[in-house]
Context: one part of a larger RNA
RNA sequence: UCGUGGUUAAGGAACUCGGCAAAAUGCCCCCGUAACUUCGGGAGAAGGGGGGCCAUCCGCUUAUACCACCUUGCGUGGAAAAGGGCGUGGUGGCCGCAGAGACUAGUGGGUAGCGACUGUUUACUAAAAACACAGGUCCGUGCUAAGUCGCAAGACGAUGUAUACGGACUGACGCCUGCCCGGUGCUGGAAGGUUAAGAGGACGGGUCAGCCGCAAGGCGAAGCUCAGAAUUUAAGCCCCAGUAAACGGCGGUGGUAACUAUAACCAUCCUAAGGUAGCGAAAUUCCUUGUCGGGUAAGUUCCGACCUGCACGAAUGGCGUAACGACUUCCCAACUGUCUCAACCGCGAACUCG
Numbered sequence: 001u002c003g004u005g006g007u008u009a010a011g012g013a014a015c016u017c018g019g020c021a022a023a024a025u026g027c028c029c030c031c032g033u034a035a036c037u038u039c040g041g042g043a044g045a046a047g048g049g050g051g052g053c054c055a056u057c058c059g060c061u062u063a064u065a066c067c068a069c070c071u072u073g074c075g076u077g078g079a080a081a082a083g084g085g086c087g088u089g090g091u092g093g094c095c096g097c098a099g100a101g102a103c104u105a106g107u108g109g110g111u112a113g114c115g116a117c118u119g120u121u122u123a124c125u126a127a128a129a130a131c132a133c134a135g136g137u138c139c140g141u142g143c144u145a146a147g148u149c150g151c152a153a154g155a156c157g158a159u160g161u162a163u164a165c166g167g168a169c170u171g172a173c174g175c176c177u178g179c180c181c182g183g184u185g186c187u188g189g190a191a192g193g194u195u196a197a198g199a200g201g202a203c204g205g206g207u208c209a210g211c212c213g214c215a216a217g218g219c220g221a222a223g224c225u226c227a228g229a230a231u232u233u234a235a236g237c238c239c240c241a242g243u244a245a246a247c248g249g250c251g252g253u254g255g256u257a258a259c260u261a262u263a264a265c266c267a268u269c270c271u272a273a274g275g276u277a278g279c280g281a282a283a284u285u286c287c288u289u290g291u292c293g294g295g296u297a298a299g300u301u302c303c304g305a306c307c308u309g310c311a312c313g314a315a316u317g318g319c320g321u322a323a324c325g326a327c328u329u330c331c332c333a334a335c336u337g338u339c340u341c342a343a344c345c346g347c348g349a350a351c352u353c354g
Stems, first nucleotide, its partner, number of pairs: 001349008010340002014338001019335001027051005036041001038172001052094006058087005066078004070073001095099001107333004112328002114325002119131002135170007147156003173320004178250003183247002185243005192238003198232002204226004210219003251269005278312001279309001290306005
C1' cells in the first nucleotide's frame, strides 16, 4: 500500500449524481393501530409493554381410583388426593451492564410518476416504465371452415363447429372514448368509359398454272403464305356508395365592451373536418431555474396551482384509481466513520530487511 474484519470522543448525511456502503430494525406474547379502499385490504401499519432463574399460590390436564343413582351398562351425574405434564396466570424473591443475553432474525413513515396485479426478458454489461396478462373492440371463417406447413399426397386447425377457431389493436377496474370518408386501404355496386389473350375475318401483299403481248412487260384462279379492319369479350381501373376501437387528419387573419386589460361577439379566407371531455412547464415546455404558493436559513430537483400546450388528447386509447413493484422522484424519523478528520486493533498478501 492492497484485500478483508472490528472499535471509536463530539457532531450525525455536513459525504455524494444519489445515504452507495455501513449502521440500525429483527423472535414470541399482550395492548394498540391512520388516511384511503375495489370493503378483501392497507396491517407485522405506526407506536408501546413483557420475556432469565428460584419459591409459593392458582388454573387446566392426566380421570379409570372414589361417591351417588338406577334403566346393571364400554351407563349417567358428582367430587376430584398423591405423583406427572402444561400455563399465554398471580404474588414474592435472586443475579448481571445486558434474560428473544450467542447464532439466527422486517428499518419505518409521507409524496409523486409509470405499469393494474402474480408472471416473462437481452445465457456472458440493460429486469425495466419493455413483453405477457385477465378484460375490451374490430375483421375473417358455415366445415373438405378460414388460416398455416408441403411440389403433391397429406397434416395441423380439431376427433373442435360461431359461447368455436384464426388475425389485428388495446390492456384489471371506474368514468368515458368527440369531429372528419377529401387522400390511402377495405367492403359493396354495376349503368356508362377504358381494357388482354381468344373468336372474327373485310381490305391488302408475296408466290405462280394460265392468259395477253414481237419484245420489254402486264393481268393473274386455286393452293401455300404474310399482314390484318369492323365486330365480340372478363376481372381490374375510371366511376357511385359505405366504413376511422381501418392507415390517418383534427386552421389562419382582422376588429370589437363606458379606466386599462381581455374578448362572450362580428367580419373574412381556406378546409374532408378544424381538437370535444379530460389533462397540462407533464417520462411531452424550446424560451425556462416560466410565474405564484409549500417545504429549507438557503431548493435548476420535489409537491400544489396557473395556462402563454415551441410540439397533450381520447383503444398508436384520455383521465382517475385501492392493492402490488430488487422500477423512478422528493421529503421525514431512526441510525450510523458516508463525512468534519482521521485514529487504533486483528487476519491475509505485496514490499523492505534478514

A computed fold for a 354-nucleotide part of an RNA from Streptomyces albidoflavus, annotated as large-subunit ribosomal RNA, domain IV. Model confidence (mean pLDDT): 85 of 100. The organism belongs to Streptomyces, within Bacteria.